The RNA shown here (transfer RNA) has 75 nucleotides and comes from a Candidatus Staskawiczbacteria bacterium. Rfam family: tRNA. The family's RNA type in Rfam is transfer RNA. It was read from a public genome assembly.
């Protein structure tokens, strides 16, 4: 040095390829309520997320360039 491949709540993770529709959706974890003598379990509910610039579009988590991290290959 040169080709891939990865980046989404606190953690794991669907959704990207085939732009819109339902509010970005599920788990676990927080929290507050309910229930229990408490606690745990169970019920309900809320908070919580597209790595960052630009660029196409009427519209972008999603296409397209390019920056930052992470990984593999191959020299």
């Nucleotide at each position: 040095g040169g080709c891939c491949c990865c980046a989404u709540c606190a953690u794991c993770u669907a959704g990207c390829c085939u732009g819109g529709u339902c509010u970005a959706g599920g788990a676990u974890g927080u929290u507050u309520g309910g229930u229990u003598c408490u606690c745990a379990a169970c019920c309900a509910a809320a908070a919580a997320a597209c790595a960052c610039c630009a660029g196409u579009u009427c519209a972008a988590a999603u296409c397209u360039g390019g920056u930052u991290g992470g990984g593999g290959c191959c020299a």